[in-house]
RNA sequence: GCGAGCAUAGCUCAACGGUAGAGUGUCUGACUUCCAAUCAGAUGAUGUCGGUUCGAUUCCGACUGUUCGCU
Numbered sequence: 001g002c003g004a005g006c007a008u009a010g011c012u013c014a015a016c017g018g019u020a021g022a023g024u025g026u027c028u029g030a031c032u033u034c035c036a037a038u039c040a041g042a043u044g045a046u047g048u049c050g051g052u053u054c055g056a057u058u059c060c061g062a063c064u065g066u067u068c069g070c071u
Base pairs, nucleotide, nucleotide: 001070002069003068004067005066006065007064010024011023012022013021018054025043026042027041028040029039030038047063048062049061050060051059
């Protein structure tokens, strides 16, 4: 320099173009002599900028970051 993949919650991952879920974590409560475990509730996310569409996490382009390959 060229090509390909990836970017969603604190972390690990889902999601036919139609109100983004789960596990785990954190907080509160219940239970317990206390802790752990268990149960209930709460918390919190689509990398950035554009385009297509009635509607975009999803399709298209550029950029940024990251991984891999080629030279």
RNAcentral holds the sequence, with entries from ENA. The RNA shown here (transfer RNA) has 71 nucleotides and comes from a Bacteroidota bacterium. Its Rfam family is "tRNA". It is annotated as a transfer RNA. The prediction has a mean pLDDT of 82.